[in-house]
About this RNA: This is a predicted structure of a 385-nucleotide part of an RNA (large-subunit ribosomal RNA, domain III) from Saccharophagus degradans. NCBI's taxonomy places the organism under Bacteria, Pseudomonadati, Pseudomonadota, Gammaproteobacteria, Saccharophagus. The coordinates come from a structure-prediction model, not an experiment, and the mean pLDDT is 85. The full RNA is in RNAcentral, with records from ENA.

Context: one part of a larger RNA
RNA sequence: GAGUAACGAUAAGGGGAGUGAAAAACUUCCCCGCCGGAAGAUCAAGGUUUCCUGUCCAACGCUAAUCGGGACAGGGUUAGUCGGCCCCUAAGGCGAGGCAGAAAUGCGUAGUCGAUGGGAAGCGCGUUAAUAUUCGUGCACCGACUGUUACUGCGAUGGAGGGACGGAGUAGGCUAGGCGAGCACGGCGUUGGUUGUCCGUGUUUAAGCUUGUAGGCUGGUGACUUAGGUAAAUCCGGGUUGCUAAGGCUGAGAGGUGAUGACGAGUCCUCUUUUGGACGAAGUCGUUGAUGCCAUGCUUCCAAGAAAAUCUUCUAAGCUUCAGGUAACAGUUGACCGUACUGUAAACCGACACAGGUGAUCAGGUAGAGAAUACCAAGGCGCUU
Repeated sequence: GAGUAACGAUAAGGGGAGUGAAAAACUUCCCCGCCGGAAGAUCAAGGUUUCCUGUCCAACGCUAAUCGGGACAGGGUUAGUCGGCCCCUAAGGCGAGGCAGAAAUGCGUAGUCGAUGGGAAGCGCGUUAAUAUUCGUGCACCGACUGUUACUGCGAUGGAGGGACGGAGUAGGCUAGGCGAGCACGGCGUUGGUUGUCCGUGUUUAAGCUUGUAGGCUGGUGACUUAGGUAAAUCCGGGUUGCUAAGGCUGAGAGGUGAUGACGAGUCCUCUUUUGGACGAAGUCGUUGAUGCCAUGCUUCCAAGAAAAUCUUCUAAGCUUCAGGUAACAGUUGACCGUACUGUAAACCGACACAGGUGAUCAGGUAGAGAAUACCAAGGCGCUU
């Protein structure tokens, strides 16, 4: 220079009460304003205790601070079913033998790893200051092992099926959700008027089990035969033939049950002063309607759109009074790791509490073609002078 610039989005503050040495900023209440395809909610990555409670205010916070993602102390993350681990493989990695090289090493078979993909099973309500599909409660489901009973050709690292997949378009059937009516409870205004065709609130309920619908796919079944499927096969594929006209597979949703349960506007009692407890009404119908489900469907096109295991079936070696397999019932068992909090951000990446960047899911009302836009709900904020 100078008590100057600046104090990081022009979404916005005002009042009462409280605490305190001190309050524009903290707490609480009442108004006002802002977002609302987000500035709300839920996950992934990353962070790693920032979460909750008590105490504190030197430093950190662009000001003050009684406040804080700051300091100190204590507390907090509960799983057979969520995710991992596990089984399986992709790109790719490693790679016994092997090949190459003077070697270091490179390539690569059998293998073995490797998810961003495939593979068994859980929902509703309640609860904590802080966790919950994990705790509690109610109702479920899956795998493995053992036992009992009944029946019985079982057996794989091999064969076959299946898993199993592209783009675009698409009519239909549904549901979530919305809206309205009805129903239940409450209200009746200081006004021009409001006992009425009025106002406010609520009208919620899962998985599972049962049933097998709208629809989609496919003819079904028996006998014989067989140069294919590296051997075998009763399996798959090919062929011949008999009988037959419906049978099978798949499949949302609805109905029933789950539920004489839970939740529920509100009312009442204690009041430790915002905790705890008790009781608990109505809980129906219509309409609209998805980008969700049927659907990995169907139609169509050419550029022809993963693999392997789980699973089903077939036999080989072998076993064949056993072992093993199938079904029902019962019992036992299900380890380990993650789980707090943040997550369009003051907690991640940007040297900062930085107007930048950051994958996925949910998607209410009125107007609207609409996820545009405007105003609102739930919820969250007023951006630390």